[in-house]
């Protein structure tokens, strides 16, 4: 340092998510050793046990315990017991006293505060122990406790009496440099004032002691504290007003000290938008994490500060406390109780319980430090030192080092599998080490200014010197010795981001996921396995913080179109503000002092083996104060200026405003007239008017509203807006004169004024239009678009709303920065012009994501306002203001997604435009759609009715031949290998042939013949393993091969140019083609597949060949080229030639185009055919074929009969054959060309009516044979009808083929003769040798369901104005919310489940505040009756006051019947609102 995600791609905006480091963690997995550090975040929840604060006998008075000692008794072992005694001594419970308990430990609930940090003050103050200064200690009194008697009570605990001691208490003297009063002088300061001399006058002390020491006043330091101040120091304004001791003042009290701290009187003030008051939250800071830094989170351990000790409140003591291990009082809570009362407070160190994901031992020791008493010795220390638990976190060790390859054998996993790969030097095995562990021995330092001897200096108390003495950890660290590779590896990830890839399992199932997304049978994403990556005594998840994120932007972003410009203006505070010039020093800069604890953080060295750790000097700590200087800029004053601003003169311009007048035109009504059926109105229409006279003309009148032409890309206006003419009152802009005045400017939170349309309140007015509303159409519906009415409403004047796409989606103001061109108002010019203001457009730079802006800036600079920061949830709730109401304005959150969005690009779509083409349309011929049959297919049947195709692009399709086979279905009998191969092995002489037997047959069974070779061995089959079969599955895993779009004219690349880029350009423009064919123009210039040409047919002709082809000539002959001949010509099959818009003519640069031209057989690609670009449909086929997976293996393989695909109420498609006279019949007459032919076509002749038979030439084919083509022409005949039309269906009787025609086959012949009289909505197909018609071959094939396919030649037409319109297509252009691309997308209502919110009769809590009533403990004050000599003290009492009760409101939380609107959820309901002119343009 970046990275994934919005799109088919792209560029920007924009979230959202990941890579990093951290942590008092925590859970999962998994653990060798050490050093260092850390360990209840949650119940400031409750605690059971022990410990944590004492010391002093050198203050007392004493003697409960222990120790000596001394006395008296007793025992008796004669020097021990034992019992009484004795403070005598060493101590020493309890007690008086003293000092200490106000420190150390803990916790973080309150506290948003001078609470903490910083830097000041105290002239307003204290301060035990300590040090220094000076001074002083006189003489007395009286009482308590303990101890002893006596008593209450369970206990706690207490009452009475008697006696007693002090460094305990209390008068008294004494007294100041201390205190207070007042006078006086001098000096200083920032006010009050302060100090210094000094007179006067008043007030106050004491304690002793064993001679170490202690005690009183007084002044100073030191430390330690109080109190006041500046500045920092949390969220929310959906908290905007607060405040009565409140804010000052005099006096008093109070207090260590100032002060409303308190009280009394006085004033009426303080405090706030620079956020008061309230509510939520929170100890604070050195510092900790992150960060490039500026920030941002945070505030465990360490240190300092505060706060707080079961909750509340009080004080008392004392230098300090309102006091964690102290009292009193009230509360909950726990314990004892004898019920009468009484203990207690672990947020000390252990420890228990609860709570929780979650945090240790009821250790040791006072040997170190530190602290309390003490003279000390010493005691007390759960402060401290260690030690125990726990990978919690850091450091740092180690689990071996090195050689060792046929890359060993074996395993594991993996491939293209006789083998390769890979684990892998990896392991065997050699060889060397021994940190660690173990086991054994050695062993420190922390210890010292400790104490005790001694001793040397001298000032008796210090210093210094010897030696002995004290260690909880600790027999630790550490050091050596033996042993022997020995004791010691795991976690996670492996689809991208992100390092690291295969296999088997699974099948949108089980699951994973941080985001993206994987998983619906070939999963690198799930489970597992092997392999790998990393990281390593750990690894990983989870969860918080900073990072990335410039994603709140001071550094460092925005606001046309992504979020975001307030509708507009004026103006208040406030920010900024022109030129000169003097002064000042507020900011500003610079020097200097003081701070800015220490620890950390950096740097340098230093000790611990090394590093974490620790030390020690250094810098740092960006900050604050205070002081000294400078004086450009800001600022403050001052004094001048004229360019910004206003003024004034003179002129001009405008739909600018506001009130009145006055006009015409058109509408509608009303008379009156003329005048007759209809008018209106629409896509058609009909509601509606109109014979009671409409509509239409005509006069006349009357009412309201709007102003045609001018008229504009015009002008005014701040914005809304504003138009007939004229009056009036009135604002404004600009120009042109420089005359005044002298920075009076700009901007605008709050705030005021305007402010379209709708809309609301009162009162007019109401012609025209016109929400609602009705009727009348459209519709599946039409509560809509369309019509005919038609009320509010538009109008007026008052008064409200205050909103809009209120838009240039662009605030204001100023300044500077190229042109061109238009146009409006000035001045100025003889004109050309120029200039000053506006108003458009086109365009450079330059900005910008682009689109686009560009002097009217979205440039380049200043300033000041307002606004945003992901989408939806929402401009919604809910509280505020405003409103008459509708509603306006402020304006969240819970949940919810992974995007939502802007520009712009290729597509694709559009009931969007443009050009073009096509049997697309039209113009036309023929069909089909009805009507029998014949095929197919769907449906239904069936044991089966195999299996595939299913909009064009499936349906006379695969299948170009289903009676058996075929065949793949189905029933039923069988077989376990039918064929081919091949290898091993084992027996065997078979196999084959022939025959019999059951059987539907396959098949099973018997009989009969049966190898060669001297051995080895060949042969032959049989059985056996392997290796087979599968028309089973997936065409969505493939190839191949096909269809369609479409023979439609497109698809594309290379370099180059343009764009940030997706891409574009080129391929577009302008002509022109049947064409991206060609020309021209051209940031293009080439070039590939495609088009066209090349190939084959066929249409003329030419040579060159002459059988089997032909036959004009010539000869023969008998009917035939039948024969001699010929090659002329037909014909044949191979070479050429021929068309190229070449010529002419008009047009036109040119390509070309036009022409009844000319020439030619053919004239503008002459006709047809092969030929099918990139691609698109997951389009068709696993059933032609091949193949990947997957499944079956005495069956889904295979063999046999039989049946079945042919079924049949129905429905479509493809076609036959007809409905007749342009025809049927019947006779007669003519001309074809493709093809085919030996298991074959077959002539002739014969027999049958006739399919056909029979005998039998030729022909392997330009010779034979199918093969008589029919349609047509001639003659007759039928006469319009279910027919002499039409042939289905049915009888009968035959033919043929084939084992076999029941299911189930053609054909023939005689009888039968059904529908059907040109076909409804729709609908196909064809442009010239076509189209309708005719008839003829062939493939397959034993025969045929063929009326199909594919081919052939006969006869042989009509019509094309023309592209408006239907379908398809191409090219350019537009819009797009599409991209699976309109069979798209996508909205709302309902109906389901989940979710969280608001809104509610209500019910229930919290905290704060008020009022009232009640008040314990106590401080204060008051007090005569009671103790006391007295101090004083009981005792009443009075004031405040915690708790407490009681009210009524507010607030602020849960919950709730019902309710309400949101969100989310693969395939519910209606409909089709948006996006395309979305089919009525959207939208506000």
């Nucleotide at each position: 340092a970046g990275a994934g995600u919005u799109u088919g791609a792209u560029c920007c905006u924009g979230g959202c998510u990941c890579a990093g480091g951290a942590u008092g963690a925590a859970c999962g997995c998994u653990a060798g050793c050490g050093g260092c550090a850390g360990g209840c975040u949650u119940a400031a929840c409750a605690c059971a046990u022990g410990c944590a604060a004492g010391u002093c006998g050198a203050g007392g008075g004493g003697u409960a315990a222990c120790a000596g000692g001394g006395a008296a008794a007793a025992g008796c072992u004669u020097g021990c017991u034992u019992u009484u005694u004795u403070g005598c001594u060493g101590a020493c419970g309890a007690c008086c006293g003293g000092c200490g308990c106000a420190c150390g430990g803990g916790u973080g609930a309150g506290u948003a505060a001078c609470g903490c940090g910083u830097a000041u003050a105290c002239a307003a103050u204290c301060u035990a122990c300590c040090u220094u200064u000076u001074a002083c200690a006189g003489a007395g009194g009286g009482a308590u406790a303990g101890c002893c008697c006596a008593g209450a009570g369970a206990a706690a605990u207490u009452u009475g009496g008697a006696u007693u001691a002090a460094c305990a208490c209390c008068g008294c003297a004494u007294a100041a440099c201390a205190c207070c009063a007042c006078a006086a002088g001098a000096u200083c300061g920032c006010a009050u004032g302060a100090u210094c001399u000094c007179a006067u006058g008043g007030u106050u002390a004491a304690a002793g002691g064993u001679u170490a020491c202690g005690g009183u006043a007084u002044a100073a330091g030191a430390u330690g504290g109080g109190c006041a101040u500046g500045c920092g120091u949390a969220g929310c304004a959906u908290u905007a007003g607060u405040u009565u001791g409140u804010u000052g003042g005099u006096g008093a009290g109070g207090u260590a000290a100032c002060g409303g701290c308190u009280c009394a009187c006085c004033a009426a003030g303080a405090c706030u938008a620079u956020g008061a008051u309230g509510c939520u939250u929170a100890g604070g800071g050195g510092g900790u994490c992150u960060g490039a830094g500026a920030g941002g989170a945070u505030g465990g351990u360490c240190c300092c500060c505060c706060a707080c000790a079961c909750u509340g409140g009080u004080a008392c003591u004392g230098a300090g406390a309102c006091a964690c291990g102290g009292a009193c009082c009230a509360g909950a809570c726990u314990c004892c109780u004898a019920c009468g009362g009484g203990a207690g407070g672990c947020a000390g160190c252990a420890g228990u319980g609860a709570g929780g994901a979650a945090u240790a031992u009821u250790g040791g020791u006072c040997a170190a430090u530190g602290g309390a008493c003490g003279a000390a010795a010493g005691u007390c220390u759960g402060a401290a030192c260690c030690a125990g638990c726990c990978a919690u976190g850091u450091c740092g060790c180690g689990u071996g080092c090195a050689g060792g390859a046929u890359g060993a054998c074996g395993g594991g996993c993996c491939c293209u599998a006789u083998g390769g790969g890979u684990u892998g030097u990896a392991a065997a095995c050699u060889g060397c080490u021994u940190u660690u562990u173990u086991a054994c021995a050695g062993g420190a330092a922390u210890a010292a200014u400790u104490g005790c001897a001694g001793g040397u200096a001298c000032g008796u108390g210090u210093a210094c010197c010897u030696g002995c003495u004290u260690g909880a950890a600790u027999g630790u660290a550490c050091u050596g010795u033996a042993u022997g590779a020995a004791u010691a590896a795991g976690g996670a990830u492996c689809g991208g981001c992100u390092a690291a890839c295969u296999c088997c399992g699974u099948g949108c199932c089980a699951g994973c996921a941080g985001c993206c997304g994987c998983g619906g049978u070939a999963a690198u994403a799930c489970g597992g396995a092997g392999g790998a990556u990393u990281c390593g005594a750990g690894c990983g998840u989870u969860a918080u913080c900073c990072g990335g994120a410039u994603u709140u932007a001071u550094u460092g972003g925005g606001u046309u179109u992504a979020a975001a410009g307030g509708g507009u203006c004026c103006g208040u505070a406030g920010g900024c503000g022109g030129u000169u010039c003097u002064u000042u020093a507020a900011g500003u800069c610079a020097g200097u002092g003081g701070u800015g604890a220490a620890a950390u953080c950096c740097c340098a060295g230093a000790g611990c083996u090394c590093a974490a750790c620790u030390c020690u000097g250094g810098a740092a700590c960006u900050g604050c104060c205070a002081u000294u200087g400078a004086a450009a800029c800001u600022g403050a004053a001052g004094a001048a200026c004229u360019u910004g601003a206003a003024u004034a003169u003179g002129g001009u311009u405008g739909a600018g405003g506001u009130a009145g007048g006055c006009g015409g035109a058109a509408u509608a009504c009303g008379u009156u007239a003329u005048g007759u059926a209809g008018c209106g109105g629409u896509g058609a229409a009909a509601u509606g008017c109109a014979u009671a006279g409409a509509u239409a003309u005509a006069a006349c009148g009357u009412a309201g509203a709007a102003c045609a032409c001018c008229a504009a890309u015009u002008g005014c206006g701040a914005a809304g807006g504003c138009a007939g003419c004229u009056u009036a009152c009135u604002a404004a802009a600009c120009c042109a004169u420089u005359a005044u005045u002298g920075a009076c400017g700009c901007u605008g939170a709050u705030g005021g004024a305007c402010g379209a349309a709708a809309g609301c309140g009162u009162g007019g007015g109401g012609a025209g239009c016109g929400a609602a509303c009705a009727g009348g159409a459209u519709u599946a519906g039409a509560u809509a678009c369309c019509c005919u009415g038609g009320u509010a409403g538009u109008c007026c004047a008052c008064g409200c709303c205050g909103u809009a796409a209120a838009c240039g989606a662009u605030g204001a103001u100023u300044a500077c920065u190229c042109g061109g061109u238009a146009u409006u108002g000035g001045c100025u010019u003889u004109a050309u012009u120029g200039u000053c203001a506006g108003u458009g457009c086109c365009c450079a730079a330059g900005c910008g994501a682009a689109a686009g802006u560009g002097a009217u800036a979205a440039g380049u600079a200043a300033u000041c306002c307002a606004c945003c920061u992901g989408g939806g949830g929402a401009g919604u709730a809910c509280g505020g203001c405003c409103g008459c109401a509708a509603g306006g304005u402020u304006g969240a959150a819970a949940c919810u997604c992974a995007a939502a969005g802007g520009a712009a690009u290729u597509g694709a779509c559009g009931g969007g435009g443009g050009c073009c083409c096509g049997c697309a349309c039209a113009a036309g011929c023929g069909g089909a759609g009805g009507a029998a049959c014949a095929u197919g297919u769907g449906g239904u049947u069936u044991a089966a009715u195999u299996c595939g195709a299913u909009g064009a692009u499936a349906c006379g399709c695969g299948a170009g031949g289903a009676a058996c086979c075929u065949u793949a279905c189905c029933a039923g009998g069988g077989c376990u290998u039918a064929a081919a191969u091949g290898u091993a092995g084992a027996a065997c002489g078979a196999c084959c042939g022939g025959g019999g037997u059951g059987g539907a047959a396959a098949c099973a069974c018997c009989c009969c013949c049966u190898u060669u070779u001297u051995c080895g061995a060949a042969c032959g089959g049989u059985c056996u393993a392997c290796a087979a079969g599968g028309u089973g599955c997936u065409g969505c895993a493939u190839g191949g091969u096909u269809g369609u779009c479409g023979u439609c004219a497109g698809c594309u690349c290379g370099u180059g140019c343009u764009g940030u880029g997706a891409a574009g350009u080129g391929u577009c423009g302008g002509g022109u083609u049947a064409a991206g064919u060609c020309c021209c123009a051209u940031a293009a210039c080439g070039a590939g597949c495609g088009c066209a040409a090349c190939c084959c047919c066929u249409a003329c002709u030419u040579c060159u060949a002459g059988u089997u082809g032909c036959c004009a000539u010539c000869g023969g002959u008998u009917a035939a080229g039948c024969c001699g001949g010929g090659g002329a010509c037909u014909c044949u099959a191979a070479a050429g030639a021929a068309a190229c818009u070449g010529c002419c003519a008009g047009c036109g640069u040119a390509a070309g185009c036009u022409g009844u031209g000319a020439g030619g057989a053919a004239g503008g690609u002459g006709g047809g055919g092969a030929u099918g670009a990139c691609g698109u449909c997951a389009a068709a086929u696993c059933a032609u074929c091949a193949c990947g997976g997957c499944c079956c293996u005495u069956a889904c393989g295979u063999c046999c009969u039989g049946g079945g695909c042919u079924a049949c109420a129905c429905a479509c498609g493809u076609g036959c054959u007809a409905c007749a006279a342009u025809g049927g019949c019947g006779g007669a007459g003519a001309c074809a060309g493709u093809g085919a032919g030996a298991u074959g076509c077959a002539a002739a002749c014969u027999c049958g009516c006739g399919a056909g038979g029979g005998u039998a030439a030729g022909c392997u084919a330009a010779u034979c044979u199918c093969u008589c083509a029919a349609a047509c022409u001639c003659c007759g005949u039928c006469u319009c009808a279910g027919u002499u039309c039409g042939g289905a269906u049915c009888g009968a009787a035959g033919u043929c083929u084939g084992c076999a025609a029941c299911u189930c086959g053609a054909c023939u012949u005689c009888g039968u003769g059904a529908a059907g009289c040109u076909g409804g909505a729709a609908u196909c197909g064809c442009u010239a040798g076509u189209a309708a018609u005719c008839g003829c071959g062939u493939a397959u094939c034993a025969g045929c369901a063929a009326u199909g396919a594919c081919g052939c030649g006969g006869u042989g037409a009509a019509u094309a104005c023309g592209u408006u319109c239907c379908c398809g297509g191409g090219c350019c252009u537009u819009g797009u919310a599409c991209a699976c691309a309109c069979c798209g997308c996508c909205c709302g209502u309902c109906a389901a489940g989940c979710c969280a919110u608001g809104g509610a009769a209500g019910c229930u809590g919290g905290g704060g505040g008020u009022g009232c009533c009640u008040g314990a403990a106590g401080u204060c004050g008051g007090u005569u009756a009671c103790c006391g000599u007295a101090a004083g003290g009981a005792g009443c009492u009075g004031c405040c006051u915690a708790a407490g009760g009681u009210a009524a409101a507010a607030c602020u939380a849960g919950u709730a019947a019902c309710u309400a609107g949101g969100g989310c959820u693969a395939a519910g309901u209606c409909g089709u609102a948006a996006c395309a002119a979305g089919g009525u343009a959207a939208c506000c």
Molecule: small-subunit ribosomal RNA
Organism: uncultured prokaryote